Predicted 3D model of a 72-nucleotide RNA (transfer RNA) from Strigamia maritima. It matches the Rfam family "tRNA". It is annotated as a transfer RNA.
[in-house]
RNA sequence: GCUGUGGUCGUAUAGUGGUUAGUACCUUGCGUUGUGGCCGCAAAAACCCAGGUUCGACUCCUGGUCACAGCA
Numbered sequence: 001g002c003u004g005u006g007g008u009c010g011u012a013u014a015g016u017g018g019u020u021a022g023u024a025c026c027u028u029g030c031g032u033u034g035u036g037g038c039c040g041c042a043a044a045a046a047c048c049c050a051g052g053u054u055c056g057a058c059u060c061c062u063g064g065u066c067a068c069a070g071c072a
Base pairs, nucleotide, nucleotide: 001071002070003069004068005067006066007065010025011024012023013022018055027043028042029041030040031039048064049063050062051061052060
């Protein structure tokens, strides 16, 4: 330099154009307990950046950027 794959709550990971953007861990609150832990319930928290297509984009297209892999 070229090619491919990927970037989603603090972490990990789903999400086939119309979702309340889901799940687990973590955190916070409540319940339970003599206290704490466990357990149960609830809450907060995310779509890498910029354009384009579309009535509508996390999703499709283009460019950028970062990570990983391959080729040179």